The RNA shown here (Bacterial RNase P class A) has 324 nucleotides.
Rfam family: Bacterial RNase P class A. The family's RNA type in Rfam is ribozyme.
RNA sequence: UUGACGGUCCAGAGAACCGCUCAUUCGUGAGAGGAACUUCCGGACUCCAUAGGGUAGCGCGCCACUCGAAAGGGUGGAGCGGGUAAGGUAAAACUUACUCAGAUGGAAAGUGCCACAGAAAACAAACCGCCUUCGGGCAAGGGUGAAAAGGUGCGGUAAGAGCGCACCGCGCACAAAGCAAUGCGUGCGGCUAGGCAAACCCCGCGCGGAGCAAGGCCAAGCCGGUUCAUAGGUGUCCCGCCUUCGUAACCAAGUAGGCCGCUUAGAGUAAUGGUUCUCACGGGCGCAAGUCCGACAGAAUCUGGGGUAUGGACCGUCAACUAA
Numbered sequence: 001u002u003g004a005c006g007g008u009c010c011a012g013a014g015a016a017c018c019g020c021u022c023a024u025u026c027g028u029g030a031g032a033g034g035a036a037c038u039u040c041c042g043g044a045c046u047c048c049a050u051a052g053g054g055u056a057g058c059g060c061g062c063c064a065c066u067c068g069a070a071a072g073g074g075u076g077g078a079g080c081g082g083g084u085a086a087g088g089u090a091a092a093a094c095u096u097a098c099u100c101a102g103a104u105g106g107a108a109a110g111u112g113c114c115a116c117a118g119a120a121a122a123c124a125a126a127c128c129g130c131c132u133u134c135g136g137g138c139a140a141g142g143g144u145g146a147a148a149a150g151g152u153g154c155g156g157u158a159a160g161a162g163c164g165c166a167c168c169g170c171g172c173a174c175a176a177a178g179c180a181a182u183g184c185g186u187g188c189g190g191c192u193a194g195g196c197a198a199a200c201c202c203c204g205c206g207c208g209g210a211g212c213a214a215g216g217c218c219a220a221g222c223c224g225g226u227u228c229a230u231a232g233g234u235g236u237c238c239c240g241c242c243u244u245c246g247u248a249a250c251c252a253a254g255u256a257g258g259c260c261g262c263u264u265a266g267a268g269u270a271a272u273g274g275u276u277c278u279c280a281c282g283g284g285c286g287c288a289a290g291u292c293c294g295a296c297a298g299a300a301u302c303u304g305g306g307g308u309a310u311g312g313a314c315c316g317u318c319a320a321c322u323a324a
Base pairs, nucleotide, nucleotide: 001320002319003318004317005316006315007314008313009312010311012279013278014277015276016275017274018273020031021030022029023028033296037307038306040305041304042303043302044301045211046210047209048208057207058206059205060204061203062077063076064075065074066073067072078104081100082099083098084097085096086095087094105202106201110200111199112196113195114194127142128141129138130137131136150168151167152166153165154164155163169191170189171188172187173186174185177182215260216259217258218257224251225250226249227248228246231243232242233241234240281294282293283292284291285290
């Protein structure tokens, strides 16, 4: 200097003029973000539902401690994986140390998938090849691939092969240690069991549904009901009953509409801006004066997280290169 990873912080400052929204005591005051994005997971709030259980659906999933109402974080650890270094080897496999990240129940219940290439992508198979008594046998070598049915060595064989043995790896049992995940070690097993569960699925735990267009209050007109009053019918008459009419009174439901919910921005999908000057930071061009550019993005009930987008500053770790 560059790159990767981790962490912290900022998201220009001041002034003038012209505007916008809301509030107002009419003087003035307040007026977008770290993500306001997404709507992935919680909570408040509201309405509906609700004896209890189940199915479907959705979410979560190593261990310990811890913060938190929950969701979700933090710290430490375990195993797995990546990187670097060392050991090991003909080269590998493998082992150890350091470091980094995290979408960590189950692949030995079942189903499914594994592009291209390749003979074969999983009840193994056979293109080249090796051997052959030409019937066949083999899976060592070549080659393909992200991945090829344990690795290395010795023995063995017609050629080969865990076929046998040693070491490493793997699995099972016991088991030092540890709160636990895990697992030192010992014994057994020639090895059976490639990967994917962010494919279906299985196991365990949790979840009633809808969401501020929730929901509540007031309520014109129209329609409806009761009473009163007018007129008529029935009836000899009164009451009653039927019909009619009304600037009458009252009532219920409820539409338009309004208000609340609603906020120290806050609604009407609508405001939160624009221009100029000075300064600061970063970058491009230019010898210079100077000039040009400035990320992602825009509240809608409130709120805790997660994820994603994005400009810059600083710090730390590691690697590579360069210089002294």